[in-house]
A computed fold for a 109-nucleotide RNA, annotated as THF (Tetrahydrofolate) riboswitch aptamer. The prediction has a mean pLDDT of 78.
C1' cells in the first nucleotide's frame, strides 16, 4: 500500500425494584438549547427548556372508622394494607444490536 476487526449516542428483549391508576408519565405539534467512537464533520437517530393539542383499566380480599337496618348479622361509604391487572410508565443489572466520510487505533501481509 492491501486485508480483518473493536469501541459512541442510542434500540430491543429478559429479570429486579419503583412510580401512576385521585393521570403523573409515555405518545403527537410548534420552538428552542445540548451531547453524540480518539481527532474532524454531522443527522433522516437521541436528551433538555419552553409553549400547545389529545388522553387512558380497574378489581378482588382483608383491617379499621361511621351510618343504616338488626337476635344473630347484613348493607353502604371512607380510609389504610396485600394480591391480580393496566400504562406507547421511571429505573438498574445482563444479553444482544449499534455512526455514512476521511484519518487515528488493533492484527495480519
Nucleotide at each position: 500500500u492491501g486485508c480483518a476487526g473493536a469501541g459512541u449516542a442510542g434500540g430491543a428483549a429478559a429479570u429486579g425494584c419503583g412510580c401512576g391508576u385521585c393521570a403523573a408519565g409515555u405518545g403527537c405539534c410548534g420552538u428552542u438549547g445540548g451531547a453524540u467512537g480518539g481527532g474532524a464533520a454531522g443527522u433522516u437517530g437521541c436528551c433538555g427548556g419552553c409553549g400547545g393539542a389529545c388522553g387512558a383499566a380497574g378489581g378482588u380480599u382483608g383491617u379499621u372508622g361511621c351510618a343504616a337496618a338488626g337476635c344473630a348479622u347484613u348493607u353502604g361509604c371512607a380510609a389504610c394494607a396485600a394480591c391480580c391487572g393496566c400504562g406507547a410508565u421511571g429505573u438498574a443489572u445482563u444479553u444482544u444490536c449499534g455512526c455514512a466520510u476521511c484519518c487515528g487505533c488493533u492484527g495480519c501481509c